[in-house]
Context: one part of a larger RNA
C1' cells in the first nucleotide's frame, strides 16, 4: 500500500448475578427462528472431542470471567444387542495342477470373504458422564445336572452321517381385504381452577384419561388334497426317504399365520400435590383415572393373489432316510455355569470429506396436529436454536 478490503446466509431486547474487566459468561423474563428439521435414533468417518473442577498466553475472524482451547481428575459393566467361537455370494488365496527367461500367470479341491441366512430380552428405574450392558420385575437361549419314573442291554434301548432327499429358496409391476401403529372427538371418567368481566358454579375452564418381552388360549386369511398298500432298471454304496407306477380309503386334515383375549401387573408410569435441611428443590416424598366413538396407514398378514417378461443367488440350519456304531438311554427338574471384541461423545456436522469452528457433499430409519391429494406450502406441537463482531 492501508488502519484499507474484509470480519462467511440467520433477532434480538431488558434486568440481575459473577467477575480487576462484560453487547459477547450465567440465570430469569419478553421476543424471534426450524418444525420430513434447524428434532429424534444408527451405519461410515472422527478418536476423547464426552462429564467435572480449575485457567485466561496462544486459538476464537470482535470480546471474553466463555469454549470442541489448556491443565487436572474422572467416565463406556452385555449368553440375548453388533461381530466372533456357524454358513455361504461376488471378489480375493491357492495343496497338487497347467503355462511361462526369471519374476511370475491361470485355476482344481480347499480356504476367505457380508452388503446376504441362521440366532436366546422385555419394561421401568437410576449417574455429572453408561446402560435391552447397571438396579427392580417378569421372560428366554444352551449346556452340566442332584433327585424320581419309566425303557433297554444282542429277542438292539438309542444314537446317526462330511453321503441320499425334501425345506431353506428369493423377480418386477398392480389392485382388493383383515389387523394394528398413530391420530381426532368426548354431554362419559378423573384431578386442579372460579375470573378487577358484557357475562361465566355451569352443557364452564386447563390438563390426564398408559404399558412391553414372554406363556396360555382364540383363529380373519392364505396355501397344499391327505391317508394307506404294493411295485420299483432313478437318486454314483444303501435306504422304510425322495422320486415314478399302480389300486384303496376319503372331505376333511395339515401347514402358516398378523391381531385379539388372559396372565404378566397387589407391578411399573401417570396429571397433579409437595417438604424439611447448612449452601442442597419442583428435589425427597404422596399420587386420581385410566372408558367409549370415529379416522386410519407408506407397517403387518404377505411377493399371499392377479398380471408380465428380462424368468428373477448360494451355503449353513432344519426334517427325514439308510450306511454305520452301539450299552446304555428317556422324562420331569432342585440347584449350577455361560467365552473374545464394540459400547464415551459428534454423526446433514464447529468433531466426517473439503488447508479454515468453510453458505459445498455425506447412507439409513422414525417423523405429530390444523388448511391440504400431498414428506407440497403456510401456522404451530414436542424438542431443539437466536449463528462468535
Nucleotide at each position: 500500500g492501508a488502519g484499507u478490503a474484509g470480519c462467511g446466509a440467520g433477532a434480538g431486547g431488558u434486568g440481575a448475578g459473577u467477575g480487576a474487566g462484560a453487547a459477547u459468561c450465567u440465570c430469569a423474563c419478553c421476543g424471534g427462528c426450524c418444525g420430513u428439521a434447524a428434532a429424534c435414533c444408527c451405519a461410515a468417518g472422527g478418536u476423547u472431542u464426552c462429564c467435572a473442577g480449575g485457567g485466561g498466553a496462544a486459538g476464537g475472524u470482535u470480546c471474553g470471567u466463555c469454549c470442541g482451547c489448556c491443565c487436572u481428575g474422572g467416565g463406556u459393566u452385555a449368553g440375548u444387542c453388533a461381530g466372533g467361537a456357524c454358513c455361504u455370494a461376488a471378489g480375493c488365496c491357492g495343496a497338487g495342477g497347467c503355462c511361462g527367461a526369471a519374476a511370475g500367470g491361470c485355476g482344481u479341491a480347499g480356504g476367505u470373504g457380508a452388503u446376504g441366512g441362521a440366532c436366546a430380552a422385555c419394561a421401568g428405574g437410576u449417574u455429572g458422564a453408561u446402560a435391552u450392558u447397571c438396579c427392580u420385575g417378569u421372560a428366554c437361549c444352551a449346556c452340566c445336572a442332584a433327585u424320581a419314573a419309566c425303557c433297554g442291554u444282542u429277542u438292539g434301548a438309542g444314537a446317526a452321517a462330511u453321503g441320499g432327499g425334501a425345506u431353506g429358496a428369493c423377480a418386477c409391476a398392480g389392485a382388493a381385504g383383515g389387523a394394528u401403529a398413530a391420530g381426532c372427538u368426548a354431554a362419559c371418567c378423573g384431578c386442579a381452577c372460579u375470573g378487577u368481566u358484557g357475562g361465566u358454579u355451569a352443557u364452564g375452564u386447563g390438563c390426564g384419561g398408559a404399558c412391553a418381552a414372554g406363556u396360555a388360549u382364540u383363529g380373519a386369511g392364505g396355501c397344499a388334497g391327505u391317508u394307506c398298500u404294493g411295485a420299483u432298471a432313478g437318486g454314483c454304496a444303501a435306504a422304510u426317504c425322495c422320486g415314478u407306477c399302480a389300486g384303496a380309503a376319503u372331505a376333511a386334515u395339515g401347514c402358516u399365520g398378523g391381531g385379539g383375549u388372559a396372565c404378566g401387573a397387589u407391578g411399573u408410569g401417570g396429571a397433579g400435590c409437595g417438604a424439611a435441611a447448612u449452601u442442597a428443590a419442583g428435589u425427597a416424598g404422596c399420587g386420581a383415572a385410566g372408558u367409549a366413538g370415529c379416522u386410519g396407514a407408506u407397517u403387518u398378514c404377505a411377493c399371499a393373489c392377479u398380471g408380465u417378461c428380462a424368468a428373477g443367488a448360494a451355503a449353513a440350519g432344519u426334517c427325514u432316510c439308510u450306511a454305520u456304531c452301539g450299552a446304555g438311554g428317556u422324562u420331569a427338574a432342585a440347584g449350577g455355569u455361560g467365552c473374545c471384541u464394540g459400547u464415551a461423545c459428534c454423526u446433514c456436522a464447529a468433531a466426517c470429506c473439503g488447508a479454515c469452528a468453510c453458505a459445498g457433499g455425506u447412507g439409513g430409519g422414525u417423523g405429530a396436529g390444523g388448511a391440504g391429494a400431498g414428506u407440497a406450502u403456510c401456522c404451530u406441537a414436542a424438542g431443539g436454536c437466536c449463528a462468535g463482531c